[in-house]
RNA sequence: GCUUGAUCUACGCUUAAUUUCCAACGGUCGCGUUGGGAAGCGGGGGAACCAGUGUUUUUACGGGGCGAAUCGCCUAGCUAUCCAUCGGGUAGCCGGUCGUAGGGUACCAUCUACCCGAGUCCGUCAGCUAACCUCGUCAGCAGGAGAUGGGUCAG
Numbered sequence: 001g002c003u004u005g006a007u008c009u010a011c012g013c014u015u016a017a018u019u020u021c022c023a024a025c026g027g028u029c030g031c032g033u034u035g036g037g038a039a040g041c042g043g044g045g046g047a048a049c050c051a052g053u054g055u056u057u058u059u060a061c062g063g064g065g066c067g068a069a070u071c072g073c074c075u076a077g078c079u080a081u082c083c084a085u086c087g088g089g090u091a092g093c094c095g096g097u098c099g100u101a102g103g104g105u106a107c108c109a110u111c112u113a114c115c116c117g118a119g120u121c122c123g124u125c126a127g128c129u130a131a132c133c134u135c136g137u138c139a140g141c142a143g144g145a146g147a148u149g150g151g152u153c154a155g
Stems, first nucleotide, its partner, number of pairs: 003155005012141003018039009040137006050127001062125001063122004071099002074096002077093007102116004107150005
C1' cells in the first nucleotide's frame, strides 16, 4: 500500500446517577438493608470586570432552576366578561388531534427509517462569576439489529 473480516445489544443501552471503605443488623456461601465517609461524574448559590439599572411602592399575567422535553394551529367542555345581529369575540382552566425547537437509535459523522418531545423543584428570590459554600449519585429498557464515509482491532 492492497484485500478480507469484526466493530450488535442485558458482559448491553438511556441517564450525572458509578466505584470503593467503615459500622450495625439480617443471612447457608455468595450477599442484602440501613447509617456514615472517600473518589469519580453531575447540578445550584456565590466577587471584580462586563451586562443590566431613574427612584419608590406593589403580589402580579410574578420570577427562577433541573431536564432533550420548547413553541404553535385546530377542536370539545367549563368559568368570567363584551357586543346585542341569539349568534359571535376575548381571557383563564382542562381534554383531544396535528405539527415544531430540541433529543435517542450502542466508536464518530451524514442520510433514511423508527421513537421521545415528559415531569418536577425553589418560594417573592438568584445575570455572568475566582476563592468559597451547598446538593444529587435515581429511575427505566426484552425493543432493535439500514446505507455511505472515516476511525479502531484482527488475519
The RNA shown here (c-di-AMP riboswitch aptamer (ydaO/yuaA leader)) has 155 nucleotides and comes from Cohnella fermenti. It matches the Rfam family "c-di-AMP riboswitch aptamer (ydaO/yuaA leader)". Gene Ontology terms of the family: cyclic-di-AMP binding and regulation of gene expression. The organism belongs to Cohnella, within Bacteria.